[in-house]
RNA sequence: AAUGCAGGUUGUUCUAUCGCUGUUUCGGGUUAAACCGAAAGAGAGGAAAGUCCGGGCAACACAGGGCAUCCCGCUUUCUAACAGAAAGGGAUUCAGGAUUGAAAACCUGAAUUACGGAAAGUGCAACAGAAAGUAUACCGCCACAAUCUUGUAUUGUGGUAAGGGUGAAAACGUGUGGUAAGAGCGCACGACAUUAGCAGGCGACUGUUAAUGAUUGUAAACCCCGGGAGUUGAAAGACCAAAUAGGCUAACGCAUGUAGGGCUGCCCGUCCGAUGUUAGUGGGUAGGUCGUUAGAGAUAAACGGCAACGUUUAUAGUGGAUUAAUGAUAGAAGCCCAAUUUAUUGGGAAACAGAACCCGGCUUACAGACCUGCAUUUUUU
Repeated sequence: AAUGCAGGUUGUUCUAUCGCUGUUUCGGGUUAAACCGAAAGAGAGGAAAGUCCGGGCAACACAGGGCAUCCCGCUUUCUAACAGAAAGGGAUUCAGGAUUGAAAACCUGAAUUACGGAAAGUGCAACAGAAAGUAUACCGCCACAAUCUUGUAUUGUGGUAAGGGUGAAAACGUGUGGUAAGAGCGCACGACAUUAGCAGGCGACUGUUAAUGAUUGUAAACCCCGGGAGUUGAAAGACCAAAUAGGCUAACGCAUGUAGGGCUGCCCGUCCGAUGUUAGUGGGUAGGUCGUUAGAGAUAAACGGCAACGUUUAUAGUGGAUUAAUGAUAGAAGCCCAAUUUAUUGGGAAACAGAACCCGGCUUACAGACCUGCAUUUUUU
């Protein structure tokens, strides 16, 4: 310097004219409004998307218990909270290093991680393979017997799981002794798991010593353990105005809180409930106001913290539509592309994409430009 991967920032700016929406002020108009005019200021994102989580807020009159259902799952910290974020720990994989008689274990870096429990129980492990969890003998090895073509031959009986094969995985590994041949059968060095002691750490855990051996994997399979969850959702809801037939039919019932209904998927419980409740049919209206934007908020600085983030001080006021607004034109600058005389000419207006109750996360999409980290290649010193 180029390429690739990952993460992050930005993603047009200024001026003028006209147009759209809303706020404030002034004037006209009106019973009051609606409406008209002028001036000033403001007006869609980093994801507004997805609707995957957590909350605020509102309603269910107000709660409670059990079952079912669902969610979470290493530790500490942050947060209003979270299945989120930060920093760590464990495990697995890859690369490099170091080390042994051999193996295992160890160190560094990177990546992944839906990471409580397989020693409570049940289930599953396709295909291949003889056999997939108190499993097994395909090839093979050894002993004995018989036969004959006398050979490292064939057959039978017994022993075997060290060697080979299949597989993701074959019942902990390596070495050695022993054996007819072998096997944790013995010994030595190790791994894994459990229990206990000691040391370090807030903790998950780490190191070390001893004993034991129940030593495949799988719980994003059922299950067990620990913790948690009321439901619905702004089309939630509240209020005002107007209009009409609060009409008609049926069932139950007129109080022992009944019939019926709500909380709630079910049960207990509890509450509402009498010219009542439920179901059906029919008629009127479908207009307006609030919710609706000043917040667990934003920006900047200082301090504290490895960091996420926290505290203090200061600054600014930044949409509120509801058949739903935020645009057009011109010039200049910036950005991109091409040509070429390295300084000019021409062209482009670019990606993903438009609030609708609000906020904190996660996920997805993104032209161009810039920044950081890692890997590979090339060149120069």
Bacterial RNase P class A from Pedobacter punctiformis, 381 nucleotides, folded computationally. The prediction has a mean pLDDT of 75. NCBI's taxonomy places the organism under Bacteria, Pseudomonadati, Bacteroidota, Sphingobacteriales, Pedobacter.